[in-house]
Predicted 3D model of a 129-nucleotide RNA (FMN riboswitch aptamer (RFN element)) from Candidatus Zhuqueibacterota. The coordinates come from a structure-prediction model, not an experiment, and the mean pLDDT is 83.

RNA sequence: GUAACCCUUCGGGGUGAGGUGUAAUUCCUCGAUCGGUGGUAAAGCCCACGCGUUCCCCGCCACAGGCGGGAAACUGAACUGGUGAAAUUCCAGUGCCGACGGUUAAAGUCCGGAUGAGAGAAGGGAAAA
Repeated sequence: GUAACCCUUCGGGGUGAGGUGUAAUUCCUCGAUCGGUGGUAAAGCCCACGCGUUCCCCGCCACAGGCGGGAAACUGAACUGGUGAAAUUCCAGUGCCGACGGUUAAAGUCCGGAUGAGAGAAGGGAAAA
């Protein structure tokens, strides 16, 4: 002093007013607001990942099931100008997008799975060549 490895901690934000109605923070009108992780000139909308949904396989157990591991498919959205060596990332302008289940009525922002999971981040330990 570094790879593999081990441990600890951390690891998702956001809605107001009015209208209709038996009923809407869900619809309509106007307005507001939010943006996980790594990469790359600093990114919700470029690439990749996580999350989520569906289906399948394997292992274990105290087996109507639970826990752990693995594979596949699906999975939203941006342009124009400027600066620059370099930017769909910055600056200016105008746009666009948002899982699943629930709900007296359709949800990015309410409630729930979730005191969960997680890409990963930081710190510590150990340490061959």